[in-house]
RNA sequence: UGCUUAUAGAGAAAGAUGGAGGGAUUAGACCCUGCGAAGUCUUGGCAACCUGUGCUAACAAGGUGCUACAUUCUACAGGAAAUGCAGCCGUAGUUCCUGAAAGAUAAGUG
Numbered sequence: 001u002g003c004u005u006a007u008a009g010a011g012a013a014a015g016a017u018g019g020a021g022g023g024a025u026u027a028g029a030c031c032c033u034g035c036g037a038a039g040u041c042u043u044g045g046c047a048a049c050c051u052g053u054g055c056u057a058a059c060a061a062g063g064u065g066c067u068a069c070a071u072u073c074u075a076c077a078g079g080a081a082a083u084g085c086a087g088c089c090g091u092a093g094u095u096c097c098u099g100a101a102a103g104a105u106a107a108g109u110g
Base pairs, nucleotide, nucleotide: 001110002109003108004107005106006105007104013043014042015041016040017039021032022031023030026075027074028073029072044067045066046065048064049063050062051060052059053058071102076099077098078097079096080095081094083092084091085090
């Protein structure tokens, strides 16, 4: 770094350093942030997958991972509702549902 599969319901923070951004990317919206963002370090914590014990529930915390809220929403496709234009074809934005794509994590594999 490519591919395959699974999952996204829940859970879990203090200190030091740092000094303006952050919530993956692009645009918009929304949110957090000098009452101190990201990053780094220390100490803790959580338990998603693997692992181990039981082999049902659960427990442990070795590996990966995570530790504001939420894959935050919209974007692409399909469907539904009411509304506007239109006149029953359709079309525009809004809301909702489903899916895809993309990204994240794990396991396997090249």